């Protein structure tokens, strides 16, 4: 320098193909249970999807650009 992939809740991921109410598990909060803890049960909170722009009635999803990380290749030595 070129190519490919990844980026979504505190953590790990799905959702993208085929645009239409942002989800799952763990974790967290409260309550029940217990002498207490753990385990178990019930209820609840938390993101607007890496940044910006565009298309559209509508974008996590399509297009452009930038950023971070990983891998592959090239170049230099």
């Nucleotide at each position: 320098c070129g190519g490919u992939g990844u980026g979504u809740a505190g953590c790990g991921c799905a959702g993208u193909c085929u645009g239409g109410u942002a989800g799952c598990g763990c974790a967290c909060u409260u309550c029940c249970u217990u002498c207490g803890g753990g385990a178990g049960g019930a209820a609840g909170g938390g993101g607007u999807c890496g940044g910006g722009g565009g298309u559209u009635c509508g974008a996590a999803u399509c297009c452009c650009u930038c950023c971070a990380c990983a891998c592959c290749g090239a170049c230099c030595a």